[in-house]
RNA sequence: AGCCUAAAAAUGCACACUCCCUGAAAAGGGAGGUCGCAAAGCUAUAGAGGCUAAUGUCUUCAUUAGACGAUGCCAUCCGCUUCCUUG
Repeated sequence: AGCCUAAAAAUGCACACUCCCUGAAAAGGGAGGUCGCAAAGCUAUAGAGGCUAAUGUCUUCAUUAGACGAUGCCAUCCGCUUCCUUG
C1' cells in the first nucleotide's frame, strides 16, 4: 500500500407508514418516523439492467380498448470515493 474482516465506539443516512407538495405515471421533494445500513455516499447516452408510457404514431366504424415508444424515472450489477477497530 492492497484485499478480506467478527464484535464494539464515534459520525452519518433513513425501510415501512402518515401528512403536505410536484408529476400523466413511474417516481421525486419536505416534515414526522426509525426496519435497518461500510457504503443505505457519488454516478443515469461511460457500460449492463429495470420501471412508467405523456406528447406522438399505428390498429379499432366510433366511443372504448390495444400495440409501439423515453426525451421522464430507478443505484440492481459494474464503476468512483470512503470512517474506526480487531485479526

Notes
This is a predicted structure of an 87-nucleotide RNA (c-di-GMP-I riboswitch aptamer) from Candidatus Carbonibacillus altaicus. Lineage of the source: Bacteria > Bacillota > Bacilli > Thermicanaceae > Candidatus Carbonibacillus. Its Rfam family is "c-di-GMP-I riboswitch aptamer". Its family is annotated with cyclic-di-GMP binding in the Gene Ontology.